[in-house]
């Protein structure tokens, strides 16, 4: 150099073109508890990896480039 596949929240990972982009964990607040841990409940957290394009509508599909893994020269 070429092909393939990943990139969504602080970390794992959902969302297979339809509206408001979820969840577990962590973190943080309150309960409880002499204190802590566990436990219960509640809050927060995303310019969807960058730019464009197609669509009435994009995380999703198409182009380019970044980036991580693989293959193959």
């Nucleotide at each position: 150099g070429c092909c393939c596949u990943c990139g969504u929240a602080g970390c794992u990972c959902a969302a297979a073109g339809g509206a408001u982009a979820g969840a577990g964990c962590a973190g943080c607040g309150a309960c409880c508890u002499c204190c802590u841990a566990a436990g219960u409940c509640g809050a927060a957290g995303g310019u969807u990896g960058c730019a464009g394009g197609u669509u009435c509508g994009a995380c999703u599909c198409c182009u380019g480039c970044c980036g991580g893994g693989g293959g193959c020269a």
Predicted 3D model of a 73-nucleotide RNA (transfer RNA) from an Anaerolineae bacterium. It matches the Rfam family "tRNA". The RNAcentral record of the sequence draws on ENA. Lineage of the source: Bacteria > Bacillati > Chloroflexota > Anaerolineae.